[in-house]
Context: one part of a larger RNA
RNA sequence: GAGCGAACGCGUGGCGGCGUACUUAACACAUGCAAGUCGAACGAGGAGCUUCGGUGUAGCAAUACAUCGGAGUUUCUAGUGGCGCACGGGUGAGUAACACGUGGGCAACCUGCCCUUGAGUCCGGGAUACCCUCUCGAAAGGGAGGCUAAUACUGGAUACGUUCUUCAGAUCGCAAGGUUUGGAGAGGAAAGGUAGCGAAAGCUGCCACUCUUGGAGGGGCUCGCGGCCUAUCAGCUAGUUGGUGAGGUCACGGCUCACCAAGGCUAUGACGGGUAGCUGGUCUGAGAGGACGACCAGCCACACUGGGACUGAGACACGGCCCAGACUCCUACGGGAGGCAGCAGUGAGGGAUCUUGCACAAUGGGCGCAAGCCUGAUGCAGCGACGCCGCGUGAGCGAAGAAGGCCUUCGGGUCGUAAAGCUCUUUUCUGCGUGACGAGACAGGACGGUAGCGCAGGAAGAAGUCUCGGCUAACUACGUGCCAGCAGCCGCGGUAAAACGUAGGAGACAAACGUUAUCC
Repeated sequence: GAGCGAACGCGUGGCGGCGUACUUAACACAUGCAAGUCGAACGAGGAGCUUCGGUGUAGCAAUACAUCGGAGUUUCUAGUGGCGCACGGGUGAGUAACACGUGGGCAACCUGCCCUUGAGUCCGGGAUACCCUCUCGAAAGGGAGGCUAAUACUGGAUACGUUCUUCAGAUCGCAAGGUUUGGAGAGGAAAGGUAGCGAAAGCUGCCACUCUUGGAGGGGCUCGCGGCCUAUCAGCUAGUUGGUGAGGUCACGGCUCACCAAGGCUAUGACGGGUAGCUGGUCUGAGAGGACGACCAGCCACACUGGGACUGAGACACGGCCCAGACUCCUACGGGAGGCAGCAGUGAGGGAUCUUGCACAAUGGGCGCAAGCCUGAUGCAGCGACGCCGCGUGAGCGAAGAAGGCCUUCGGGUCGUAAAGCUCUUUUCUGCGUGACGAGACAGGACGGUAGCGCAGGAAGAAGUCUCGGCUAACUACGUGCCAGCAGCCGCGGUAAAACGUAGGAGACAAACGUUAUCC
């Protein structure tokens, strides 16, 4: 000099835009919200409307009211079922590791939804939730019996592809072997819904379902190379290193197991200890390099602590389950409930870090044929000069120069065109009016009566901080008297201190200024 997620000053402070904000206790959390959706999969129940019929009351009747039942239609939803909940959001504890970065390999692999190729969707069966009855419990929550449906579950049929075994051939590869053609044998699927037409049977469209080909995107495994400190850590290792076989996995593999062999790593630093999420990047520097990894983006890891699996295309699963532990809460003492490192918010810690806001209008996501519903993702607003950038606090004229302050050699000098005064302007400000873009065919705007625009008013409401011995731009007076104090270094202060304090003046920067911490 430059930088910062900064903090601090009994300090100062006008406005706007864009950013950004628990660096500490991965400490504990009150309250609300953050993941639902589909009635076009299913039975059931409720409500509204229309209509038909029965009964009763009033009435001569039409009709009105009440009640019961049927049909149609609209709507709501506790349950079964489907998809989603593995995304999105948070944090950086752990991790020195194929975790990350980069470049390869998989002839050792998986992949819901989406696109695409081909083929299909036939015949049956038994349950169960909801509900009803009984019952246990303070509650959380159960138990028994009875009834019923499905795109829930399940048996059989069929099988172009497909899987496995086997035979024959072609072709490719360094090789293990791959690809491909044909034959034989064995195994394996499925579900309907809705709209239109129709008297019906049924046909057609759309959505869904099953097997299958290729793809896209996503994931898994593996290898080369690369990136911290420490030798006051020198030896480490028994599933250890390799083999055979088996098991396991989507898949290779000591991944696991049995047996066999005795190997494997290490001064090019093994093993141990310390520290740490990694990267794109950020800061600095002429560069080389050094330091860092907040915000944004990619990857990884974690979700009270430790362990485990279930479901599923995908998890060993932040707002799922089970076990153990610590903690908090409820309890009828028998037993239960919970997990903000989601968004707000509270306490605590700390030098220090925000609103218990608005909206799904946009972008994106989940579900749904759709209408739509949900979405603290997101879009916005609020708070903080925390940062960067921009604007303003007025402009012109105005005295050989008012008053006043300060200094003085008492002549004067200086603050100083500065003020007053005169003439203007209105960025900003205040008031009133108008008023968006963002919304690609209709509708739909949280932001927002915001931005912008028009009119009116009036210089009106808006300047401080640090410094002035040298480095280093800027000097005098008074006070003090090695005191009080200053100080980044050198050093000032003991009676004329440009270095302390105050005043006048001056210098620098400016809605900021200075200090501290830290990095280059």

This is a predicted structure of a 520-nucleotide part of an RNA (small-subunit ribosomal RNA, 5' domain) from an uncultured bacterium. RNAcentral holds the full RNA, with entries from ENA and SILVA. Its Rfam family is "Bacterial small subunit ribosomal RNA". Rfam links the family to the GO terms ribosome and structural constituent of ribosome.